[in-house]
Context: one part of a larger RNA
RNA sequence: ACUUCUUGAAGGAACUCGGCAAGUUAGCCCCGUAACUUCGGAAGAAGGGGCGCCGCGCAAGCGGCCUCAGUGAAAGGAGUCAACCGACUGUUUAACAAAAACACAGCUCUCUGCUAAGUCGUUAAGACGACGUAUAGGGAGUGACACGUGACCAAUGCGGAAAGAUUAAGGCGAGGGGUCAGCCGCAAGGCAAAGCUCCGAACUUAAGUCCCCGUGAAUGUCGGCCGUAACUAUAACGGUCCUAAGGUAGCGAAAUUCCUUGUCGGGUAAGUUCCGACCUGCACGAAUCGUGUAACGAGUUGACUGCUGUCUCCAAGGAGUGCUCA
Numbered sequence: 001a002c003u004u005c006u007u008g009a010a011g012g013a014a015c016u017c018g019g020c021a022a023g024u025u026a027g028c029c030c031c032g033u034a035a036c037u038u039c040g041g042a043a044g045a046a047g048g049g050g051c052g053c054c055g056c057g058c059a060a061g062c063g064g065c066c067u068c069a070g071u072g073a074a075a076g077g078a079g080u081c082a083a084c085c086g087a088c089u090g091u092u093u094a095a096c097a098a099a100a101a102c103a104c105a106g107c108u109c110u111c112u113g114c115u116a117a118g119u120c121g122u123u124a125a126g127a128c129g130a131c132g133u134a135u136a137g138g139g140a141g142u143g144a145c146a147c148g149u150g151a152c153c154a155a156u157g158c159g160g161a162a163a164g165a166u167u168a169a170g171g172c173g174a175g176g177g178g179u180c181a182g183c184c185g186c187a188a189g190g191c192a193a194a195g196c197u198c199c200g201a202a203c204u205u206a207a208g209u210c211c212c213c214g215u216g217a218a219u220g221u222c223g224g225c226c227g228u229a230a231c232u233a234u235a236a237c238g239g240u241c242c243u244a245a246g247g248u249a250g251c252g253a254a255a256u257u258c259c260u261u262g263u264c265g266g267g268u269a270a271g272u273u274c275c276g277a278c279c280u281g282c283a284c285g286a287a288u289c290g291u292g293u294a295a296c297g298a299g300u301u302g303a304c305u306g307c308u309g310u311c312u313c314c315a316a317g318g319a320g321u322g323c324u325c326a
Base pairs, nucleotide, nucleotide: 002320003319004318005317006316007315008314010312011311014310019307027051028050029049030048031047036041038144052065053064054063055062056061066070078305079304080303081302082301083300084299085297086296090102091101106142107141108140109139110138111137112136118128119127120126145292146291147290148289150222151221152220155219156218157215158214159213160212164210165209166208170204171203175199176198177197178196179195182191183190184189223241224240225239226238227237250284251281262278263277264276265275266274
């Protein structure tokens, strides 16, 4: 020096990305206990006091004794105020991530009438679904609860309807070609039935597509420009272009804000973080849910009390490893 532990003057987070680590607290009894709240909680809130032994006494209680110290050792919550996210208990990257991710109860849509849909299986038998039957089963999204969930069906998807347009193989098969018994011809050659074979018009013909209607807790989308009020500024108002329709409620520099350490207020002596507002939302927004929310969290962020070797600034000591010698 390293590992591990003990103690420390004065100060007490000045350390540091950050109180990381360490420390504080701690048991039992009594008193006492706020906001908020889903009335259950919050709560061991917080904050205080007591604690040994002996004698008398049923007890309550009264009196006495000793130590530095009476839960005399060991075991054994630090607390508070706010904000964000996720309701909660739970689950997860076996061996760098435990979370705000997954799940969840609840909500909604959709499919399925039973040989159900869906799934496994060789287009099988068979099986699961289910010895269930729409208060059931499958799929998808959202994610307790409270209040809500706006506009758009033009595109894409899905559902429906069947009038029209388009449309395959097939069917039917007009017609045509090849071949050749035969016939004609002096010959060259020509005509050519049946059969076989090749091509083949018109007509007929499904779903689908086009067309039409519906559908958003389906995939999704949710505008520009110009002018205007008796200070200025702003624009309730007007004009115009485009669109399927132009973002409603609520929230907003946010886990989303580039400019940005926005501006104002709070907290600090001093605050790029934090909290409360504002709205100019680069680029929030309503089940890819919006906004709140008691309780909960080895979650994230900020502040405070207490406490401390984290630090100012290090010091002393114990045990051990290592090294050297025997």
Molecule: large-subunit ribosomal RNA, domain IV
Organism: Verrucomicrobiia bacterium